[in-house]
Context: one part of a larger RNA
Molecule: small-subunit ribosomal RNA, 3' major domain
Organism: uncultured bacterium
RNA sequence: UGGCGGGGGCCCGCACAAGCGGUGGAGCAUGUGGUUUAAUUCGAUGCUAAGCGAAGAACCUUACCAGGGUUUGACAUGCUAGUUAUACCUGCGUGAAAGCGUAGGGUGUGUGGAGCUUGCUUCACACGGCUAGCACAGGUGCUGCAUGGCUGUCGUCAGCUCGUGCCGUGAGGUGUCCGGUUAAGUCCGGUAACGAGCGCAACCCUUAUUGCUAGUUGCCAUCACCUCGGGUGGGCACUCUAGAGAGACUGCCGGCGACAAGCUGGAGGAAGGCGAGGACGACGUCAAGUCAUCAUGGCCUUUAUAUCCUGGGCUACACACAUGCUACAAUGGCGGAUACAAUGGGUCGCAAACUCGCGAGGGGAAGCUAAUCCCAUCAAAGUCCGUCUAAGUUCGGAUUGCAGGCUGCAACUCGCCUGCAUGAAGCUGGAAUCGCUAGUAAUCGUGGAUCAGCUACGCCACGGUGAAUACGUUCCCGGGCCUUGCACA
Numbered sequence: 001u002g003g004c005g006g007g008g009g010c011c012c013g014c015a016c017a018a019g020c021g022g023u024g025g026a027g028c029a030u031g032u033g034g035u036u037u038a039a040u041u042c043g044a045u046g047c048u049a050a051g052c053g054a055a056g057a058a059c060c061u062u063a064c065c066a067g068g069g070u071u072u073g074a075c076a077u078g079c080u081a082g083u084u085a086u087a088c089c090u091g092c093g094u095g096a097a098a099g100c101g102u103a104g105g106g107u108g109u110g111u112g113g114a115g116c117u118u119g120c121u122u123c124a125c126a127c128g129g130c131u132a133g134c135a136c137a138g139g140u141g142c143u144g145c146a147u148g149g150c151u152g153u154c155g156u157c158a159g160c161u162c163g164u165g166c167c168g169u170g171a172g173g174u175g176u177c178c179g180g181u182u183a184a185g186u187c188c189g190g191u192a193a194c195g196a197g198c199g200c201a202a203c204c205c206u207u208a209u210u211g212c213u214a215g216u217u218g219c220c221a222u223c224a225c226c227u228c229g230g231g232u233g234g235g236c237a238c239u240c241u242a243g244a245g246a247g248a249c250u251g252c253c254g255g256c257g258a259c260a261a262g263c264u265g266g267a268g269g270a271a272g273g274c275g276a277g278g279a280c281g282a283c284g285u286c287a288a289g290u291c292a293u294c295a296u297g298g299c300c301u302u303u304a305u306a307u308c309c310u311g312g313g314c315u316a317c318a319c320a321c322a323u324g325c326u327a328c329a330a331u332g333g334c335g336g337a338u339a340c341a342a343u344g345g346g347u348c349g350c351a352a353a354c355u356c357g358c359g360a361g362g363g364g365a366a367g368c369u370a371a372u373c374c375c376a377u378c379a380a381a382g383u384c385c386g387u388c389u390a391a392g393u394u395c396g397g398a399u400u401g402c403a404g405g406c407u408g409c410a411a412c413u414c415g416c417c418u419g420c421a422u423g424a425a426g427c428u429g430g431a432a433u434c435g436c437u438a439g440u441a442a443u444c445g446u447g448g449a450u451c452a453g454c455u456a457c458g459c460c461a462c463g464g465u466g467a468a469u470a471c472g473u474u475c476c477c478g479g480g481c482c483u484u485g486c487a488c489a
C1' cells in the first nucleotide's frame, strides 16, 4: 500500500421487510448431466453453463458413424511438357448415388505472317479447355495457458489516475481528507495543496404537450350527390403522418440551511426537481468465454485428419437437474350474440370476393413493388344472454386407434395441421427457492426474424385490461466511503 475480520461508524441496491404472482408436486416441450450407441459431432459448467452458440438437424445443413468413390484434388495462383476434340448438349453400360467406362452432336476467340478461289486453308503466338507432372491447395485437426478481435461478470457500482508542488531515507502519502449535500469524486464550504484526464452528468434516439410547414390517410366538421360504404364531387378544420421549432431551468414564491450547495411545501404548467424508457459500461478483476463466426503464431496431417456420395446419427432412455407451457376449475368450462388495438411483413411474395369441404385445406383469381391492395371480419381477455352445480366432472387434456390435409425428390427412423374416437396424471404442490416498486407485476391476444415445411410452448417486438405494498434498515446477500486489528501478500 492492499487484502481479510462471525471489528466499528456512515450509506446504497427488489438485499431484507411489506405485498402480488410463480418454481419445487402432475403431464408435456426444450436444454444439460449420466447411461447407451457404429455414431449418438463440437463447444458452454456456481453466481457469469444448461429454450446457451442454434433467428429453424427429414436430405442439405453436418463438423459424427458405416459403406462406396476421388487424389493437383470441391476451391486459388503459378510453372513445365503434350494435346487442341472449346464450352456445351444428348445418350448408353455399371451403380444406392458419387464415380468409373463409353458413344454421338458440336469443332471456340484474338493478333501477326504466308497462300489467295475475299472467306477459306495453313503456320506461329496469346486467351480458353483437356491430359501428365511440379510448386501447392485443403483441414469445423491441437493449443483461448502463444494471440488479435469480439463478449460475459463485478456494475451504470462511483470510482481509477496524472502533472507540478509539499511531506517521507524509502515503499509511498497528500490531492481523492473533514463538515454539509447528491442518483453520482454531484456540488458547496474548509484545508499544503493547485490544477487536469478517464469515468458521472449533458450532448444522441424514442415517448409525454403544442404552434408552424405539407396534404391521393383522415372528416360529414361545413356543402352537394348517393346503389348508403368517405362511395363520389369538394375541402385540409380535426385525427394522423414527418420535417424543422417551442417547452422544464429549482426559472418564480414561502419555509429550513452557513448569506452556500441544496432540501421541503406551493403556484403556474401537458410534464417538476434526473419527467419516463433506450443507446452509452472508467482503471481493472476472473491465465473468465470463444483457434467451430472471422483473423492469426506454433504444432500435426497430405492416396488422408483432405474431398464427393448413399444410408444412418445429432431425435437413443432406468434415471438426475435447469428453463418453460398446459392444468388441477365456477373470478370457471361450453354455446350464441356483440365492442375496441398497436407494431410489423408481402412480387421466388401477400392474396380478397366467390365457391367446395364439419375442418385442416382445395378451386378461383381481383388488387398490391403497398399510409392506397393483402396477411387481417385485423384481435383476445371484455360485455350481454343461456347452460353446467361441486363431480376426477360438460374440469383437465397426455396417450393411443382410425380417417384425412399441407410442404417437399422424399415425412419409416424423424415434420406440422385437421376430424372422429380414446380419455392418463393432476383436487394448489415438502425442505427450499425466483421475479417484480407503475402503465410495473399479473393477465389477454397480435406481429416478426430464421424458414420449402416445421418440433416455436423458444426468442425479439407490439398493443389491450390493469393491481397490491414499502413501517423501516435489526437481520440475510452484494456493493461504496472513512476508521481499527492482523501471525496474510
Stems, first nucleotide, its partner, number of pairs: 001489002003486003007483007015473002019436005026326008034317002042053002064312007073136001077135008088105007108127008138301002141299003147295002149290003152286001154284001159198006165174003177190004204278004209246002212243004218236001223233003249272001252266005328429001332388007344375003349368002354363003395426001400421007442465007